[in-house]
About this RNA:
Bacterial RNase P class A from uncultured Algimonas sp., 365 nucleotides, folded computationally.

RNA sequence: UCAGAGGGCCGGGCGGCCGCGUCACUUUCGGGUGCCGAGGAAAGUCCGGGCUCCAGCGAAGCAGGAUGCCGGGUAACGCCCGGCUGGCGUGAGCCAAGGGACAGUGCCACAGAGAGAAGACUACCGGGGUUCGUCCCCGGAAAAGCUGAAAGGGUGCGGUAAGAGCGCACCGGGCCGACCGCAAGGAAGGCCGCCACGGUAAACCCCAUCCGGAGCAAGACCAAAUAGGGACGGCGCAUGUCGGGUUUCGCCGAUGUCGUCCGGGUCGGUUGCAUGAGCGGGUCGGUAACGGCCCGCCCAGAUGAAUGGCCGCACAGGCGGAGAAAUCCGCCGGACAGAACCCGGCUUACAGGCCCUCUGACGCU
Numbered sequence: 001u002c003a004g005a006g007g008g009c010c011g012g013g014c015g016g017c018c019g020c021g022u023c024a025c026u027u028u029c030g031g032g033u034g035c036c037g038a039g040g041a042a043a044g045u046c047c048g049g050g051c052u053c054c055a056g057c058g059a060a061g062c063a064g065g066a067u068g069c070c071g072g073g074u075a076a077c078g079c080c081c082g083g084c085u086g087g088c089g090u091g092a093g094c095c096a097a098g099g100g101a102c103a104g105u106g107c108c109a110c111a112g113a114g115a116g117a118a119g120a121c122u123a124c125c126g127g128g129g130u131u132c133g134u135c136c137c138c139g140g141a142a143a144a145g146c147u148g149a150a151a152g153g154g155u156g157c158g159g160u161a162a163g164a165g166c167g168c169a170c171c172g173g174g175c176c177g178a179c180c181g182c183a184a185g186g187a188a189g190g191c192c193g194c195c196a197c198g199g200u201a202a203a204c205c206c207c208a209u210c211c212g213g214a215g216c217a218a219g220a221c222c223a224a225a226u227a228g229g230g231a232c233g234g235c236g237c238a239u240g241u242c243g244g245g246u247u248u249c250g251c252c253g254a255u256g257u258c259g260u261c262c263g264g265g266u267c268g269g270u271u272g273c274a275u276g277a278g279c280g281g282g283u284c285g286g287u288a289a290c291g292g293c294c295c296g297c298c299c300a301g302a303u304g305a306a307u308g309g310c311c312g313c314a315c316a317g318g319c320g321g322a323g324a325a326a327u328c329c330g331c332c333g334g335a336c337a338g339a340a341c342c343c344g345g346c347u348u349a350c351a352g353g354c355c356c357u358c359u360g361a362c363g364c365u
Base pairs, nucleotide, nucleotide: 001361002360003359004358005357006356007355008354009353010352013313014312015311016310017309018308020037021036023034024033025032026031039336043347044346046345047344048343049342050341051215052214053213054212056251057250058249059248060247061246062245064211065210066209067208068207069083070082071081072080073079084098085096086095087094088093099206100205104204105203106200107199108198121145122144124140125139126138127137128136129135153171154170155169156168157167158166172194173192174191175190176189179186180185219271220270221269222268229262230261231260232259233258234257235256240255241254242253243252278297279296280295281294282293283292284291285290317332318331319330320329321328322327
């Protein structure tokens, strides 16, 4: 200097004028003053919860769903941190839906001789026949070749009629394994010629662990109004029935319950509703995620839905012009995008810019 990898941050600020919303104070009831006022994703509604309601609660099973190596964090998780294993990359790093194929079922198209305990097409060797064409038959073999995503280990040497882990060396694989690690795992060393009973489970499935339901349009209160309405059907009527998947048992509660159709009233107000698993700073512990302690702060609460408009300034950057340079002038606010009960995550979108650490290549010293 160039290329790359990982992490963090900003995405606006200040002032003036005008205009909004909550809250507080004040008022001559017209208003006035003050503080505060939309995100890193507010998005998707994908996970986990807090909270509210459901007479249900507990246990066991079934159904359904989710997760899937080990350890740790957390309120919890399918999230985060650290590690292990496998794969990719020269590397920094990145990816993994990471238990089980000897419980069972399914699938492996086409090609090819042959795709699960499969197989002889072209070549090879031995014997025989022979119309003498390398054609036919028998036996051996799967080492060479073809096909394929994948062909029952690979390379080399020996051996053989030709061959074959048939034997050997190395690689690969299987078994045992001192020792190290909380563990997943690693592993010195040794033994075995090794039917290597193929692959596939984000195929069905098996195994381990976990999971009530519905949701702020939850719910509570006030006011008002109507029709405490009508019809049909099922199961029942206390030994029964009902109680947010279903079955059984136990306890508890209610005394009918379930379904369909017709019709009527209320579309109002208050609350839930902003102090939080909150934020910032310091310090201690920890590799880290994160946690403890101390100090400080209060940072929207609307309800057809406020948080805006204009001007100026510099600030950071980009583009263009002038200039030897310092510098000056002009233009650009351009991205994704708007809270609605709240929080922890994940995923997706993003103009422009900044910072830190690391890797590789080249050059100089």

The model forms 95% of the base pairs in the Rfam consensus.
Taxonomically the source falls in Algimonas (Bacteria, Pseudomonadati, Maricaulales, Robiginitomaculaceae).
Rfam family: Bacterial RNase P class A. It is annotated as a ribozyme.
The coordinates come from a structure-prediction model, not an experiment, and the mean pLDDT is 76.